[in-house]
Molecule: c-di-AMP riboswitch aptamer (ydaO/yuaA leader)
Organism: Desulfotruncus alcoholivorax DSM 16058
RNA sequence: UAAAUAUUUACACCGAAUCCAAUUACAUGGGAGCGGGGGAACCAUUAAUAUGGGGUGAAUUGCGUUUAAAGCAAGGGGCUAUCUUUCGGUCCCAACCCGGCAGCUAACCCCGUAGGUGUGGAAAGGGACAAAAA
Numbered sequence: 001u002a003a004a005u006a007u008u009u010a011c012a013c014c015g016a017a018u019c020c021a022a023u024u025a026c027a028u029g030g031g032a033g034c035g036g037g038g039g040a041a042c043c044a045u046u047a048a049u050a051u052g053g054g055g056u057g058a059a060u061u062g063c064g065u066u067u068a069a070a071g072c073a074a075g076g077g078g079c080u081a082u083c084u085u086u087c088g089g090u091c092c093c094a095a096c097c098c099g100g101c102a103g104c105u106a107a108c109c110c111c112g113u114a115g116g117u118g119u120g121g122a123a124a125g126g127g128a129c130a131a132a133a134a
Base pairs, nucleotide, nucleotide: 011118012117013116014115018032019031020030033113034112035111036110037109038108043103052101053098054097055096056095060074061073062072063071075093076092077091078090079089080088083125084124085123086122087121
């Protein structure tokens, strides 16, 4: 100097998944914020009863492949450190759940608040905040 590992703190990223309070540590538990589902009229659907159907999520469709994968195209999503946008670069398109059943949906009802990680290019514009001095 570089790399790897472990611990702690700070900052940051994906995601709804954060904050507050109580408790001495026990809980079928609380509040705010954020997120999701069910559920009228009207509207939509014109059939349904196995080609089952539906939900969370960006995570789909088509071609292709020998079943599959790889691959190609379209489409969708994230990162690139004040914030936004553009250009360029780079990566992802999973996983899980309901259980025969759900279009939208006011009132109303129910549920979640986890888990996993570590980017360092350029240009333009705007706003906010902090420090110091008087």